[in-house]
């Protein structure tokens, strides 16, 4: 000097997952401040349930009826958070695993938009036979994980200089 790894802090990122206030615990010789954790309250943000109207109303069997249709039994369940859906191939006893795409999603640091280029994700979890939309109303969440600064044009804004 360069490269790699680990830790901390700051800045920034994914996400709704933040702000204020009060109490409390940690820390300190003591007191106090700051910081962090937990809890209460308020605000803010996010999600679910929930009328009229509108929309939807599978297949098979039996019964009733003039008919629209109604009742009973059996079979296939159905739904939510999230960008995370769908298709193909290979292996595999099932299960499942791997790979290639893809709807869709994120980042490239003043903000927004457009274009080009580059790098990624395309999971997981929950409800439990039940929920379409939905005013009033009711209920729930405020976690977790990262740290990587390409370019052009337009608009806005900030700072600096004169």
């Nucleotide at each position: 000097a360069u490269u790699c790894c680990c830790g901390c802090a700051a800045c920034g990122c994914c996400g709704a997952a933040c702000c204020g206030u009060c109490g409390u615990g940690c820390g300190c010789c003591u007191c106090g401040c700051a910081g962090c954790g937990c809890g209460g309250c308020g605000g803010a943000c996010g999600g679910g349930g929930g009328a009229c109207c509108c929309a939807c109303u599978g297949c098979g069997g039996g019964c009733c009826g003039c008919a629209u249709g109604g009742c009973c039994c059996g079979c296939c369940g159905g739904g939510g958070c999230g960008a995370a859906u769908c298709g193909g191939a290979u292996c595999u006893c099932c299960u499942g695993a791997u790979c290639c795409g893809u709807a869709g999603g994120g980042c490239c640091g003043c903000u927004c938009g457009u274009u080009c280029g580059g790098c990624c994700c395309g999971a997981g979890c929950c409800c439990g036979u039940c929920a379409g939309c939905u005013c009033a109303c009711c209920c729930c969440g405020u976690a977790g994980g990262c740290c990587g600064u390409g370019a052009a044009c337009g608009a806005g804004g900030a700072c600096c200089c004169a």
Molecule: c-di-AMP riboswitch aptamer (ydaO/yuaA leader)
Organism: Solirubrobacteraceae bacterium